[in-house]
């Protein structure tokens, strides 16, 4: 930065400075002088890149081989040693916009119309990280 993919229902807080605001907008709703936010340390969580280790079964690609069988090398797979982010209220706290369903009313059925945003459910918007790009 109207750029790409990729994930957002799951995990994980103390202490210290300061001192009033804070959950990205908007509406609701929550959170906060029992200390919000930020900032510092220390400690978790997690596994997205990258190092690395495993790899019994299993599945791909390549490659040796005349074929099987075998072997190597990747990739998936799993581990979380180490290094870069991230991330430790509430589902991204929940909607926003759209469709179904649910409501009414017509209809013998398929079904057609209208209401409405309560609720459930799908898809999107936008955000938020990560890996790339330019």
């Nucleotide at each position: 930065c109207g750029c790409u993919c990729a994930u957002c229902c799951a995990g994980a807080g103390g202490a210290g400075c300061u001192g009033a605001g804070g959950g990205a907008c908007c509406g609701g709703c929550c959170c906060u002088g029992u200390g919000a936010c930020g900032c510092u340390c220390c400690g978790g969580c997690a596994a997205c890149c990258a190092u690395c280790c495993g790899u019994u079964c299993u599945g791909c690609c390549g490659c040796u081989u005349u074929u099987u069988c075998a072997g190597c090398g990747g990739c998936a797979c799993g581990g979380c040693c180490u290094g870069g982010u991230g991330c430790c209220a509430a589902c991204u706290c929940c909607g926003g916009c759209c469709c179904a369903c649910c409501c009414g009313g017509c209809a013998g059925c398929c079904g057609c119309c209208g209401a409405g945003c309560c609720g459930u459910g799908g898809g999107g918007a936008a955000g938020a990280u990560g890996a790339g790009g330019a």
Model confidence (mean pLDDT): 76 of 100. Predicted 3D model of a 134-nucleotide RNA (SAM riboswitch aptamer (S box leader)) from Catenulispora sp. Rfam family: SAM riboswitch aptamer (S box leader). Its family is annotated with regulation of gene expression in the Gene Ontology. The family has 457 seed sequences and 9,625 matches in Rfam 15.1.